[in-house]
Context: one part of a larger RNA
Molecule: large-subunit ribosomal RNA, domain I
Organism: soil metagenome
RNA sequence: GGCGUAUGGUGGAUGCCUAGACGAUAAGAGGCGAUGAAGGACGUGGUAAGCUGCGAUAAGCUUCGGGGAGCUGCACACAAGCGAUAUAUCCGAAGAUUUCCGAAUGGGACAACCCGGCAUGUUGAAGACAUGUCACUCGAAAGAGAGCUAACCCGGAGAACUGAAACAUCUAAGUACCCGGAGGAAAAGAAAAUAACAAAUGAUUCCCCAAGUAGUGGCGAGCGAACGGGGAAUAGCCCAAACCAGAGUUGCGUGCAGCUUUGGGGUUGUAGGACUGUUUUUAGAAAGACACACAAAAUUGAAUACGUUGGAAAGCGUAGCCAUAGCGGGUGAUAGCCCCUUAAGUGUAAGAUGUGUUGGACGUACAGUAUCCUGAGUAGGGCGGGACCAGAGAAAUCCUGUCUGAAUCUGCGGGUACCAUCCCGUAAGGCUAAAUACUCCUUAUCGAUCGAUAGUGAACCAGUACCGUAAGGGAAAGGUGAAAAGCACCCUGAAUAAGGGAGUGAAAUAGUACCUGAAACCGUGCGCCU
Numbered sequence: 001g002g003c004g005u006a007u008g009g010u011g012g013a014u015g016c017c018u019a020g021a022c023g024a025u026a027a028g029a030g031g032c033g034a035u036g037a038a039g040g041a042c043g044u045g046g047u048a049a050g051c052u053g054c055g056a057u058a059a060g061c062u063u064c065g066g067g068g069a070g071c072u073g074c075a076c077a078c079a080a081g082c083g084a085u086a087u088a089u090c091c092g093a094a095g096a097u098u099u100c101c102g103a104a105u106g107g108g109a110c111a112a113c114c115c116g117g118c119a120u121g122u123u124g125a126a127g128a129c130a131u132g133u134c135a136c137u138c139g140a141a142a143g144a145g146a147g148c149u150a151a152c153c154c155g156g157a158g159a160a161c162u163g164a165a166a167c168a169u170c171u172a173a174g175u176a177c178c179c180g181g182a183g184g185a186a187a188a189g190a191a192a193a194u195a196a197c198a199a200a201u202g203a204u205u206c207c208c209c210a211a212g213u214a215g216u217g218g219c220g221a222g223c224g225a226a227c228g229g230g231g232a233a234u235a236g237c238c239c240a241a242a243c244c245a246g247a248g249u250u251g252c253g254u255g256c257a258g259c260u261u262u263g264g265g266g267u268u269g270u271a272g273g274a275c276u277g278u279u280u281u282u283a284g285a286a287a288g289a290c291a292c293a294c295a296a297a298a299u300u301g302a303a304u305a306c307g308u309u310g311g312a313a314a315g316c317g318u319a320g321c322c323a324u325a326g327c328g329g330g331u332g333a334u335a336g337c338c339c340c341u342u343a344a345g346u347g348u349a350a351g352a353u354g355u356g357u358u359g360g361a362c363g364u365a366c367a368g369u370a371u372c373c374u375g376a377g378u379a380g381g382g383c384g385g386g387a388c389c390a391g392a393g394a395a396a397u398c399c400u401g402u403c404u405g406a407a408u409c410u411g412c413g414g415g416u417a418c419c420a421u422c423c424c425g426u427a428a429g430g431c432u433a434a435a436u437a438c439u440c441c442u443u444a445u446c447g448a449u450c451g452a453u454a455g456u457g458a459a460c461c462a463g464u465a466c467c468g469u470a471a472g473g474g475a476a477a478g479g480u481g482a483a484a485a486g487c488a489c490c491c492u493g494a495a496u497a498a499g500g501g502a503g504u505g506a507a508a509u510a511g512u513a514c515c516u517g518a519a520a521c522c523g524u525g526c527g528c529c530u
């Protein structure tokens, strides 16, 4: 030095565990904010650095309800206290307080700081202090707005990588990013619709099919409907105008016309309405009010003993009991009957919610057809773009930057160039639940989801430490034991290092570098070989 064997060190794999994640379902909630938010700074404890809570009333104050023997958060120490059958701690509801910064709003500023005006009070006065008030925009005022917020929604603006095996039309994609705005949903929505010679079609939205079809397309890559059918859910309405009335105002010919405004009227396609004549008389939305129901934290909530192994019984054995409760968790190993729960029932203020009553927006029909009304810089057209399955094409339809520009119910639009016939509809004003989308958040439940190099980046004081001028990037790190019983005392030692005894414990090769403790790597004893 090698090999073998035994036994250690080191190291932290593996096994087991879970305090944390991940995904989903159902229900709730879907906002907070000038009554000052979100987010912070600084304070606040007997000792108090951090976290949590709270705000100069500062781990808290008040009231009401619950609860019932312990309590003063994480936090296991000392000190000082609180509480004892109901004012402790604790739980729920409603209030009070709530420094400074922050939309930040009296002015300013390098956020958490500086400096003011006015009014009132304290004072003899000045000063100082205390309280209140003083930004901007809209609005006559009252009042509202501003900022924050995960996704979903609407609008505006809008890429490139990429694909086309290159690349330019095209694609990616109206995606990402950016801006504005709203709601619990948003948007859309009561036909100038869809059809096709057939109509017992009849707002919108969403799903399944139609269908990867018809189409479109350097007819490449690709893109890609609708009709119709089946479902979910269903709900329809209001203005403008004609006409009537009132008020105001202007004009002049002085009782008419115009304009403004208020009220009535009226709202459509088998055209309807006004108008003229006749006729009818009561459907029940919301807000508000009242009543009732439901309803919180939570309360109550059954039933076991002995023997045996063991450190420990819930195991095993024997004999019982409860069960509308044998879900689940804990307890020194595996517990229906030990503890917390759990089933059923019970019981609870205000508020919210639901239901009912009240309330009362709105609301009839017929006939006549002379006259009046039925949304104009609109429909349509030219040029240039865009949206549709449709890339300008034979290209309808929709939107419009620009130039133009009708008709008025014997009217007008559409039915994929265009024309006729026929059919369907009635533009140029507005509102509208439900079915649909999403989950920062709350509660409950579940998982052929993970189990500490996994699962969130984060099981642990993590968006921390640390890195970067900055935008930004971004870790590692879980486990003694049933219980600290966390090793009194002695010894070696310089020792508060480390170790040896002793003691605790079932175990200390469980000693806080703590469950198990693999391998690499490093020793020691013994055997053999060189």
Base pairs, nucleotide, nucleotide: 001529002528003527004526005525006524007523008522009521015515016479017478020450021449022447023446024445025444026443027442028441029439030438031148032147039101040100041099042055043054044053046078047077050074051073061095062094063093064092065091066090070082071081072080106115107114108113116134117133118132119131120130121129122128136145137144138143152183153181154180155179156178163170167218193201194199205232206231207230208229209228215223216222236431237430238429239375243264244263245262246261247260248259249258250257251256252255269409271374272373273372274371275368276367277366278365288358289357290356291355292354293353300345304319305318306317307316308315320337321336322326328340329339330338380404381403382402383401384400385399386398387397390416411426412425413424414423415422466473467472486514489501490500491499492498